[in-house]
RNA sequence: GCCUCUAUAGCUCAGUGGUAGAGCACUUGUUUCGUAAACAAGGGGUCGGGAGUCCAAUCCUCCCUAGAGGCU
Numbered sequence: 001g002c003c004u005c006u007a008u009a010g011c012u013c014a015g016u017g018g019u020a021g022a023g024c025a026c027u028u029g030u031u032u033c034g035u036a037a038a039c040a041a042g043g044g045g046u047c048g049g050g051a052g053u054c055c056a057a058u059c060c061u062c063c064c065u066a067g068a069g070g071c072u
Base pairs, nucleotide, nucleotide: 001071002070003069004068005067006066007065010024011023012022013021018055026042027041028040029039030038048064049063050062051061052060
């Protein structure tokens, strides 16, 4: 220098065009003498940044940023 992949909740990840979910974690409640566990409920994300296409973009296209891998 070139190519590929990744970026979504605090963490690990799903979601391949119709205004986003799970597990764990966190908060509250029930239970207990108390804690943990269990059960129930709840909060939390303008989807890395910008532009474009489209009636509509986490998703498609381009550029940038960060990370991982490969080729010379």

The RNA shown here (transfer RNA) has 72 nucleotides and comes from an archaeon. Its mean pLDDT, the model's own confidence on a scale to 100, is 83. The sequence was found in a public genome assembly. Rfam family: tRNA. Rfam classes the family as a transfer RNA.